[in-house]
Model confidence (mean pLDDT): 81 of 100. Predicted 3D model of a 1460-nucleotide RNA (small-subunit ribosomal RNA) from a metagenome.
RNA sequence: AGAGUUUGAUCCUGGCUCAGGAUAAACGCUGGCGGCAAGCUUUACACAUGCAAGUCGAGCGGUAACAUAGAGUGCUUGCACUCUGAUGACGAGCGGCAAACGGGUGAGUAACAUGUGAGAAUAUAUAUUAAGUUAGAGAUAGCUAGUUGAAAGACUAGGUAAUACCUAAUGUGACCUUACGGUUAAAGAUUUAUCGCUUAAUCUAUAGCUCGCAUCCUAUCAGCUAGUUGGUGAGGUAAUAGCUCACCAAGGCUAAGACGGGUAGCUGGUCUGAGAGGAUGACCAGCCACGCUGGAACUGGGACACGGUCCAGACACCUACGGGUGGCAGCAGUGAGGAAUUUUCGGCAAUGGGCGAAAGCCUGACCGAGCUAUGCCGCGUGCUGGAAUAAAGCCAUUAAGGUUGUAAACAGCUGUGGUAGCCUACUAAUAAAUGAAGAGACUACUAGAAAGAAGUUGCUAAGUCUGUGCCAGCAGCAGCGGUAAUACAGACACUUCAAGCGUUAUCCGGUUUCACUGGGCGUAAAGCGUACCGAUAGGUUGUUUAAUGUGUCUAAAGUGAAAGACCGAAGCCCAACUUCGUGUUUGCUUUAGAAACUAUUAAACUUGAGGAACAAAGAGGUAGUUGGAACUUUGCAAGUAGGGGUGAAAUCCGUUGAUAUGCAAGGGAACGCCGAAUGAGAAGUCAGACUACUAGUUGUUUCCUGACACUGCUAGGACGAAAGCACGGGGAGAGAAUGGGAUUAGAUACCCCAGUAUUCCGUGCCGUAAACGAUGAGUGCUAGUUAUUGGUUUUUUUAAAAAUCAGUGGCUAAGCUAACGCUUUAAGCACUCCGCCUGUAGAGUACGAGCGCAAGCUUAAAACAUAAAGGAAUUGACGGGAACCCGCACAAGCAGUGGAUCAUGUGGCUUAAUUCGAUAGUAAGCGAGGAACCUCACCUAGGUUUGACAUGCUUUAGAAAGUCUUUGGAAACUUAGACCCUCCUUCGGGACUAUUGCACAGGUGAUGCACGGCCGUCGUCAGCUCGUGUCGUGAGAUGUUCGGUUAAGUCCGGUAACGAGCGAAACCCCAAUCUUUAGUUAUUUAAUGUCUAAAGAGACCGCUAGAGUUUAAUCUAGAGGAAGGAUGGGACGAUGUCAGGUCAGCGUGUCCCUUAUACUUAGGGCGGCACACAUGAUACAAUGGGAAGGGUACAACGAGACAGCAACAGAGUGAUCUCGAGCAAAUCUUUAAAACCCCCCUCAGUUCGGAUCGAAGUCUGCAAUUCGACUUCGUGAAGCUGGAAUUGCUAGUAAUCGCGAAUCAGCCUCGUCGCGGUGAAUACGUUCUCGGGUUUUGUACACACUGCCUGUCAAGGCCUGGAAAUCAGGAGAGCUCCAAAACCCUUUAUAGGGGUAGAAAGCUAAACUGUUAACUGGGUUUAAGUCAUAACAAGGCAUCCGUAGCGGAAGCUGUGGAUG
Repeated sequence: AGAGUUUGAUCCUGGCUCAGGAUAAACGCUGGCGGCAAGCUUUACACAUGCAAGUCGAGCGGUAACAUAGAGUGCUUGCACUCUGAUGACGAGCGGCAAACGGGUGAGUAACAUGUGAGAAUAUAUAUUAAGUUAGAGAUAGCUAGUUGAAAGACUAGGUAAUACCUAAUGUGACCUUACGGUUAAAGAUUUAUCGCUUAAUCUAUAGCUCGCAUCCUAUCAGCUAGUUGGUGAGGUAAUAGCUCACCAAGGCUAAGACGGGUAGCUGGUCUGAGAGGAUGACCAGCCACGCUGGAACUGGGACACGGUCCAGACACCUACGGGUGGCAGCAGUGAGGAAUUUUCGGCAAUGGGCGAAAGCCUGACCGAGCUAUGCCGCGUGCUGGAAUAAAGCCAUUAAGGUUGUAAACAGCUGUGGUAGCCUACUAAUAAAUGAAGAGACUACUAGAAAGAAGUUGCUAAGUCUGUGCCAGCAGCAGCGGUAAUACAGACACUUCAAGCGUUAUCCGGUUUCACUGGGCGUAAAGCGUACCGAUAGGUUGUUUAAUGUGUCUAAAGUGAAAGACCGAAGCCCAACUUCGUGUUUGCUUUAGAAACUAUUAAACUUGAGGAACAAAGAGGUAGUUGGAACUUUGCAAGUAGGGGUGAAAUCCGUUGAUAUGCAAGGGAACGCCGAAUGAGAAGUCAGACUACUAGUUGUUUCCUGACACUGCUAGGACGAAAGCACGGGGAGAGAAUGGGAUUAGAUACCCCAGUAUUCCGUGCCGUAAACGAUGAGUGCUAGUUAUUGGUUUUUUUAAAAAUCAGUGGCUAAGCUAACGCUUUAAGCACUCCGCCUGUAGAGUACGAGCGCAAGCUUAAAACAUAAAGGAAUUGACGGGAACCCGCACAAGCAGUGGAUCAUGUGGCUUAAUUCGAUAGUAAGCGAGGAACCUCACCUAGGUUUGACAUGCUUUAGAAAGUCUUUGGAAACUUAGACCCUCCUUCGGGACUAUUGCACAGGUGAUGCACGGCCGUCGUCAGCUCGUGUCGUGAGAUGUUCGGUUAAGUCCGGUAACGAGCGAAACCCCAAUCUUUAGUUAUUUAAUGUCUAAAGAGACCGCUAGAGUUUAAUCUAGAGGAAGGAUGGGACGAUGUCAGGUCAGCGUGUCCCUUAUACUUAGGGCGGCACACAUGAUACAAUGGGAAGGGUACAACGAGACAGCAACAGAGUGAUCUCGAGCAAAUCUUUAAAACCCCCCUCAGUUCGGAUCGAAGUCUGCAAUUCGACUUCGUGAAGCUGGAAUUGCUAGUAAUCGCGAAUCAGCCUCGUCGCGGUGAAUACGUUCUCGGGUUUUGUACACACUGCCUGUCAAGGCCUGGAAAUCAGGAGAGCUCCAAAACCCUUUAUAGGGGUAGAAAGCUAAACUGUUAACUGGGUUUAAGUCAUAACAAGGCAUCCGUAGCGGAAGCUGUGGAUG
């Protein structure tokens, strides 16, 4: 000191969260020692038991107990009993002092309670000092006797003492006084030293009282108060005082917050913080209050009294039921409550207190110990050495090694601690005595008994493996987990702290996130609708002079308790801890001084402000009068069939005469042109013309007043669009609601036809708008330029120009701003005053209050939920936004598909199996360019298990292997036999084969969402980027945009860009033309040519003309040329997109199987058939078919020996067969068909069409049944040009005709890939469909429109408002009754009687606060519910604000307003 988190990315605003410190803490895991501290925060709840306040015999009468002494009695002769207060002492009692301190707690208290600083009208036992201390009297407790009661206790009689009580005297003195005088004391004791008593005075200290200032939240508490405020008199008190009473007056407090409500002991301090502050008030210290609850007084120096009294109440205990007793918020302890807080300990040794002359006694104060890691501090759990092959084990692995790790083992050393022992000092202040609890040094032995907790995705130091598979779980925030999880769980390793470590809770900090220090308000939250009126609280305030000395400043004094904190020392080994000292304690008070500023008083000034005079502009306001256009209604005329309305229609009007036209009359509302960037007004707002009344503003010059000014809460008055409300008018047009017609899936809407309230006027309410410049008012200062409104001045003057004042606009500099933008009309630089904001939702809502006729307005929360919500700008994508461009994209054409039959593929169905994959475009004659076996992955059945295949080791055997025959079997496999007798060698053996066992093989098993490689698609579309520079806070931009042009980001020009790269083009191949060279097998034999195959040439807008920007790129036309504008075609496919396809071509990570998911054999299946789709073939015929009738012509690409291509000849109707010339190929195989010429058919299911079926064959092959192709004969189906829809193609193309090849034993080929023959039509053009490219615009989208998103309804959860009613609470009011004590009167009396006041209790009614609550309103939330689609793009009707009506819902419509 910062960090994470909103976004695709960015900047900002803004919240949430984290890292730090702390605690009277608690919980989880763990736990060695010591020191110093701390320890019921909750029920001021209830308490068993013990102790916590006694002491004095030197105040008294005395003698119950104990002891001593004496005497006596009994006898056991040293024991028991009795007597004597004689002695030490002392129970109970009288008396004195103390008990008001010490100790506890924080309920109450918002107050002179506390803190601080002052003050006057007071008291004080003890202490000190002074004076005095004389003389008497009568009682009473104890005790004795008796009565009574369960007890506590009470009563009667008798008798007794005092330092108890009373009387008299004296009066240093004190008090009172009319100043003469009056009143008023005492107590003695003894051990002879003293201690007491009375009166008075005094210091300190304490206590009481008064005052200034400070001291929590709430205004949804705004008015409170009758002893209330004051006076006079009296009473009362230690003392002042309405403290109390009588009378008089009517005051007193309050927006600087009275009164009320809630909460709370206050302070020194403590925690935190850089500080200012914030939070807190345990322990220690000061003050206050309280003592079971409420009330009251007594005693006393002091109390209205924690361990005293009386009364009442609740509770508990005892009881003989009549009545009594008690108060742990003292120390321990118990129960209850709670997450949670200790021993029924020792001692008065120390410190302190009470009593006493003293010894001494008492002291749960205190000193100590015990329990608890509750905290802080210190120490330890060992130290040194120990690996050149770093054992074993865990983990992991790339199989080499790595890691745990010098760690261990092992050797040596040390002793905090532990065990045992011994000695000594001290808290003790002394001349001596006194130790509850504890301490120190030393010696011996002993590495022995002593390490965990949390974490390891980022923030945040530290990672790998395994398991799990959106499950289980984690999480402070972001978030992790859906089969390769560094985030879950475990393991290993590591990190950080360490006798602790984490978690939870709370406070401060970070957070400048309430901002005094130190924030903001155009768009993020935030300027009141205006600030008009007169008066006003408050805040602020021009110039000069003088005085005062309020604030201010300087100096001094007092105080600011101690402790704590800071600094410096000292003592415990150090530290924590403790002690000492200096300073601080920022404050308050008093005194003295200063006089600039502030304030007050006094006097002046003119520039702020205002006034007078002159002049000016204007839709400023109110009232009245009046005008024309348009509209509508009515009347008349004239005229005929439509009119109106819409995207298209219909409802509607019209033959009873509309619409259109003319004339006349009535009515209401609004004011064209002028008109504008204009003007006026505080704002809302204000517009035909004229008149009357009236307000403000501006300019110019002189004069006057003399600070009179600015702002402005609350309260008061006023204004305030539209809608709406009330009453009365008016009502043309428009027009919520409503009705009808359309549209639609629906249409409570958009469109149309009607139409009420309303809109208009008068009067009165309402008081809100996107009431906006989303920008409060005032003053001053700070560069310009341009336009315009109203004045004034100057110069020239038909016009104008310049200067200046007051306005209204545009563009820009500095500056500001997150950016957008603002910029003399500031959002700049400053000052004054006011208002407002503090994450989002809930919510401008609920409750309360005020206002209103109502609608509603103003004021204005909380619970719950959530990690974002938001602003500006950027890049994309998208738009039923805009502009431009391209493409067989459309259009113009040609031929098709979709209908029929068949073939093939796919889906589906079926099946033991119909293996698998591909499945919008980008699957479907696709993988497969050849499924009868094999292929083969599928099914059934049989068999094998180191295996069909690879490598290594190992056992046994063999001269391996091979050939033939043979048993069983479907085969695999197996039985038996025969033949044969290999190669190398260093002679050991090896190669090789079979066999045993082990490592391993094997897998077309899974994952194409783990991958490589390859491929498809956008797309042969023209795009995609980089370096440097520049601009921007930044994401990014520029370049790549712009003007032309191109097939093209192709090229040119311009340009804060200059260059470059991947693409495009070119380079490459084929074809077309020519030349040269060569020519085998080509031609016919020679030459030439055709042809073949090598090398070259040729085309570049090069030339001409025009267009284009004079000049460019480029385009158009032409010449020449075989070819002309890329000559035609091919190969070649940028950055990227689709988690596109493929683990079954191959490779490959991980997982899975291992007598099986491996291997092998036979048979079957992949060919199965109600159906649907896709791609094709053949057709439906005459532009044709036939030829069983003929003739004739012209190609190219290719293939050929392992079992090839095969001629000629012969056989067969034919497929084909026999034979086998030739050819490893320009030589042989090797012949094109359509076309063309004769002939037949003549429009029909045919001489079209050929499916299907029957019979007979051919070929291949172990094998043709499932399941091949072909041939011959026979049979002769559908089909007569094909619905919606849809495909290909722009020239040697479409269409049509045949030929060849790959695969291959053969072939389901009508497929695919090639080859040549014949050979068209059409393109006006870019409105529309599809796809693409560039620019721009809007955006709430970024998984990117298949996006986002709103509301009702239905279901679950949570929160909250209302609510009949119920319950509870505490305080107050009135009334009744009224305890004890007190006071007054009466009384001889302390008895009795009367009165005043009086807590608790009871009753009464209303109000307050809170709980519960049938029912009910709302909000919020929850991967996949229903209905719609309101918003974001022109969101498909632009959106939003106010208001009113309506509607399942979002919403729609009317009216006025805003542009966001």
Rfam family: Bacterial small subunit ribosomal RNA. Gene Ontology terms of the family: structural constituent of ribosome and ribosome.